This is a predicted structure of a 101-nucleotide RNA (SAM riboswitch aptamer (S box leader)) from uncultured Hellea sp.
C1' cells in the first nucleotide's frame, strides 16, 4: 500500500514533562487550564487476533512474546428499509487483528 476473513453493547489509567485543543469526517452532543490531544519518560491494567496447552464439531485454560486497547455502544446520527416511536434490521464509512503482494 492493496486484498481476504473476523470482531466492534463486555472489559481496563495513573504520575511527570509539555500546553489548547480533542472525540476519524459533517451535524449534534460531550471531554478539557480542577490541564485536552499527540508526543516523551515511568509504572499499572484490560482483552485474547497472532500465539501456547487441551480437546478435535469445538470447548476450556494460560499470557513469556508480536499487536491492540484502557470517557461516553465505533458517543449518537449520516445511506437503505422498517416502526406509534431518536423501534428495530442491514449497509456504507471507520477502527483493530489476520492474510497476500
Nucleotide at each position: 500500500u492493496a486484498u481476504u476473513c473476523a470482531u466492534c453493547a463486555a472489559g481496563a489509567c495513573c504520575g511527570a514533562c509539555c500546553u489548547a485543543g480533542g472525540g476519524a469526517c459533517a451535524g449534534g452532543c460531550c471531554c478539557u487550564c480542577a490541564g485536552a490531544a499527540a508526543g516523551u519518560c515511568g509504572g499499572g491494567g484490560c482483552a485474547a487476533c497472532c500465539u501456547u496447552g487441551u480437546u478435535u464439531u469445538u470447548u476450556c485454560a494460560g499470557u513469556c512474546g508480536g499487536u491492540g486497547c484502557c470517557a461516553a455502544u465505533u458517543c449518537c446520527u449520516g445511506c437503505g428499509g422498517u416502526u406509534u416511536a431518536u423501534u428495530c434490521c442491514g449497509a456504507a464509512a471507520g477502527a483493530u487483528g489476520u492474510u497476500g503482494c